This is a predicted structure of a 353-nucleotide part of an RNA (large-subunit ribosomal RNA, domain IV) from Rohdeia mirabilis. Rfam family: Bacterial large subunit ribosomal RNA. Its family is annotated with ribosome and structural constituent of ribosome in the Gene Ontology. Lineage of the source: Bacteria > Pseudomonadati > Planctomycetota > Planctomycetia > Rohdeia. It was read from a public genome assembly.

[in-house]
Context: one part of a larger RNA
RNA sequence: CUGCUGUGAAGGAACUCGGCAAAUUGAACCCGUAACUUCGGGAUAAGGGUUACCCUUCGACGUGUAGGCCUUUACGGUCGAAGCGUUGGGGGGUCGCAGAGAAAUGGCCCUGGCGACUGUUUACUAAAAACACAGGUCUGUGCUAAGUCUUAAAGACGCUGUAUACAGACUGACGCCUGCCCAAUGCCGGUAGGUUAAGGGGAGGGGUUAGCGAAAGCGAAGCUCCGAACUCAAGCCCCGGUGAAUGGCGGCCGUAACUAUGACGGUCCUAAGGUAGCGAAGUUCCUUGUCGGGUAAGUUCCGACCCGCACGAAAGGCGUAACGACUGGGGCACUGUCUCCACAGCAGGCUCG
Numbered sequence: 001c002u003g004c005u006g007u008g009a010a011g012g013a014a015c016u017c018g019g020c021a022a023a024u025u026g027a028a029c030c031c032g033u034a035a036c037u038u039c040g041g042g043a044u045a046a047g048g049g050u051u052a053c054c055c056u057u058c059g060a061c062g063u064g065u066a067g068g069c070c071u072u073u074a075c076g077g078u079c080g081a082a083g084c085g086u087u088g089g090g091g092g093g094u095c096g097c098a099g100a101g102a103a104a105u106g107g108c109c110c111u112g113g114c115g116a117c118u119g120u121u122u123a124c125u126a127a128a129a130a131c132a133c134a135g136g137u138c139u140g141u142g143c144u145a146a147g148u149c150u151u152a153a154a155g156a157c158g159c160u161g162u163a164u165a166c167a168g169a170c171u172g173a174c175g176c177c178u179g180c181c182c183a184a185u186g187c188c189g190g191u192a193g194g195u196u197a198a199g200g201g202g203a204g205g206g207g208u209u210a211g212c213g214a215a216a217g218c219g220a221a222g223c224u225c226c227g228a229a230c231u232c233a234a235g236c237c238c239c240g241g242u243g244a245a246u247g248g249c250g251g252c253c254g255u256a257a258c259u260a261u262g263a264c265g266g267u268c269c270u271a272a273g274g275u276a277g278c279g280a281a282g283u284u285c286c287u288u289g290u291c292g293g294g295u296a297a298g299u300u301c302c303g304a305c306c307c308g309c310a311c312g313a314a315a316g317g318c319g320u321a322a323c324g325a326c327u328g329g330g331g332c333a334c335u336g337u338c339u340c341c342a343c344a345g346c347a348g349g350c351u352c353g
Stems, first nucleotide, its partner, number of pairs: 001348008010339002014337001019334001027051005036041001038173001052094012067079004071074001095099001107332007114324002119131002135171007147157003174319004179249003184246002186242005193237003199231002204226005211218002250268005277311001278308001289305005
C1' cells in the first nucleotide's frame, strides 16, 4: 500500500448523477393507528409500552393417587383432594450498563409519473412504463365451418366442439366517457350503362394451282395464313354504405365608451376544420416560460396559468383504492457517504534478515 472484517470523538448527506454502500429497524405480547377507499383494504400504518431470575398468592388446563358416585359388575363409566406438569394474572424481592442479554428476524412517512392487479421477458450487459392479463369492441365462420399444417396429396388440428362456439384484429381491471369528416385508401352492397381476356363468330383478304387467256392477268375445289362486325365473366369506371376500418380533424382581416382582450362580423379554402377532458406534459423548440409552494439559496419537484414549435378520445381520453427489486421530488430516523481520516484483527504486497 491492497483485499476482507470490525470500531470510532464532534458533526450528521456537507458525499454523490443519486443516501450507492453501510447504519438504523427487527421477535412475541399489550396499547394505539390518519388521509383515502372499489368498504376488501390502507395496516406490522404511524407512534408507544413490556420481556431475566427468586419467593409468594390466585386462576385455567393436562395427567391422575386416595376417595365418592353410577351401572349392563367390567381389564367398565364418571367426578376427583394430593402429587407432577403446562400456562396466565397479582404481590414482594435479587443482579447487571444492558433480561427477545447470542443467532435468526421490516427502517419509516409525505407527494408525483407510468402500468390496474398476481404473472411473463432479452439463457450470457436491459425485468421495465415492454409482453401477458380478466374486461371491451369490430370482423369472419352454418359445419366436409372459417382458420391452420401438408409432395398444398392423403391425412390431421380446429372438434368428438356448433355462433353463450371457433378464428382474426385492436384495446387493456374499474369509474366517467369515446366528438366531427366517407373527399382519398380499404372493406361491404349494387347492377342499368361504359371499358374488358380467352373462347365463339367468320364479313373480307393473302399464299398455292386444275382451268381460262395471245399476253398482262383472272382463278373453282382442296390445303393453308390473316381476319372485321357481332357475342362474351370477374375486375375497373360508375352508384351507395361503412371509423373501436387505413386515416384526416384550417388561414387571413376587422371589431366593445382608457388600454388590453375579442363574445361578434367579413373573407378564402376544405371531405371536415380538434368536441369533452387534459396541457411547459415520459409530449414545450423558444425555456431555468410566468406566478405560487417548499430551501438561507431549487435548470429538478409540487400546485396553477395556457402563447398545445408539435395533447386528445379503444396506435383510446381523463380519473382511480390496492399493488410495484419500476421512476421523479421532499422529510424523519440512522449512519465513516462525507468534513478527514484513525486504529484493530486476518490475508497478501513491499523492505530487511